Bacterial RNase P class A from a Candidatus Rokuibacteriota bacterium, 382 nucleotides, folded computationally. The sequence is in RNAcentral, with records from ENA. The prediction has a mean pLDDT of 75. Its Rfam family is "Bacterial RNase P class A". Rfam classes the family as a ribozyme. The source organism's lineage runs through Bacteria, Bacteria candidate phyla and Candidatus Rokuibacteriota.

RNA sequence: GAAGCAGGCCGGGUGACCGCGGCCCGCCGACUGGAAACAUUCAGCGGGCCGAGGAAAGUCCGGGCUCCGCAGAGCAGGACGCUGGGGAAAAUCCCAGGCGGAGAGAUCCGCGGAAAGUGCCACAGAAAACAGACCGCCGGGAGCCUCGCUCCCGGUAAGGGUGAAACGGUGAGGUAAGAGCUCACCAGCGUCGCGGGCGACCGCGGCGGCUCGGCAAACCCCGUUCGGAGCAAGGCCAAGCAGGAGGCAUGGGCUGCUCGUCCGCCGGAAGGCACCUCCGGGUAGGCCGCACGAGGCGGCCGGCAACGGCCGUCCCAGAUGGAUGGUCACCGCUCGCCCUCCGGGGUGGGUACAGAACCCGGCUUACAGGCCUGCUUCCCGG
Numbered sequence: 001g002a003a004g005c006a007g008g009c010c011g012g013g014u015g016a017c018c019g020c021g022g023c024c025c026g027c028c029g030a031c032u033g034g035a036a037a038c039a040u041u042c043a044g045c046g047g048g049c050c051g052a053g054g055a056a057a058g059u060c061c062g063g064g065c066u067c068c069g070c071a072g073a074g075c076a077g078g079a080c081g082c083u084g085g086g087g088a089a090a091a092u093c094c095c096a097g098g099c100g101g102a103g104a105g106a107u108c109c110g111c112g113g114a115a116a117g118u119g120c121c122a123c124a125g126a127a128a129a130c131a132g133a134c135c136g137c138c139g140g141g142a143g144c145c146u147c148g149c150u151c152c153c154g155g156u157a158a159g160g161g162u163g164a165a166a167c168g169g170u171g172a173g174g175u176a177a178g179a180g181c182u183c184a185c186c187a188g189c190g191u192c193g194c195g196g197g198c199g200a201c202c203g204c205g206g207c208g209g210c211u212c213g214g215c216a217a218a219c220c221c222c223g224u225u226c227g228g229a230g231c232a233a234g235g236c237c238a239a240g241c242a243g244g245a246g247g248c249a250u251g252g253g254c255u256g257c258u259c260g261u262c263c264g265c266c267g268g269a270a271g272g273c274a275c276c277u278c279c280g281g282g283u284a285g286g287c288c289g290c291a292c293g294a295g296g297c298g299g300c301c302g303g304c305a306a307c308g309g310c311c312g313u314c315c316c317a318g319a320u321g322g323a324u325g326g327u328c329a330c331c332g333c334u335c336g337c338c339c340u341c342c343g344g345g346g347u348g349g350g351u352a353c354a355g356a357a358c359c360c361g362g363c364u365u366a367c368a369g370g371c372c373u374g375c376u377u378c379c380c381g382g
Stems, first nucleotide, its partner, number of pairs: 001378010012331007020051008029042002032039002053353001057364002060362005065230004077226005082097005098111005112221002117219002119215003134160002136156009168186006187211001189208008234288004243279005256273002259271001261269003295314008332351008
């Protein structure tokens, strides 16, 4: 210098003008309460502080929190699946390892069971899973033009051919030809023993039968785990209307009422409604939940690491038709074109994905452009 691998981070900046949401303080004014001081609420003005994200998104998997349910156990359904460790929890995630696979390497991918059962395996091929005779090879028989060919019956998985995959590999024996049919070695599987490791697992030796295809993000089996619903959870306050209780009496009898009922009816009695007081539930509406949290940053110590412990320091959105924005200028970054005295200059374009709504961990998806660190391979120079 080129190509690549892994991890982390940023994702426009400054100024001016206009504007928005939350909290706090001050001044001034108004309403209400109060004897007043003052308090509450609202409006205005001024000031201070704060105001989206790495994914706030999808809502896929979990946790906190809240309410409901709950004798115990099971069914159904979901999630998860090599070992050890880490964090509040989670079989997710992260770290350190194991085994298998890919790569020249840094590195990446995968992970219970296919030897419990069922199912599937495109195309090609005779046959695709307790196999299978298309060509070929071998034996026997028949026919003929006796060179050999054709047909029939049987044997054969060593050879050819198809395929991603054809039921161990090499050699020898054996045979009509062949075949784990037999033997030696090798590979694989199972099993036993010894040794190493916390463990996954690894190494060595013995024995066995010969050998068992792939797919479980197909059903399924085994193991672990999960009660349900969700901030529209849930709690508090509470107009109006409707409901319930009370009103000695309050007003009065042509005078609150187009109200009825009763009597001996120009009068009288007891009621109802209205009105007043209270009560329970609770709608509209308001408040809480709700912003200090598994929190951020820095330092020291322990650990291979993930991470943990201690100390210091900081406070960092809380809307509810839902704020966090708009315009202009300059500067960044980047791309195209033109000019160049190779220093640069001019001009035009682009500057993403997206946006909180109870909070947190993980996953997935989207994203213009850029930065940093470590590592691998190759080339050049000293």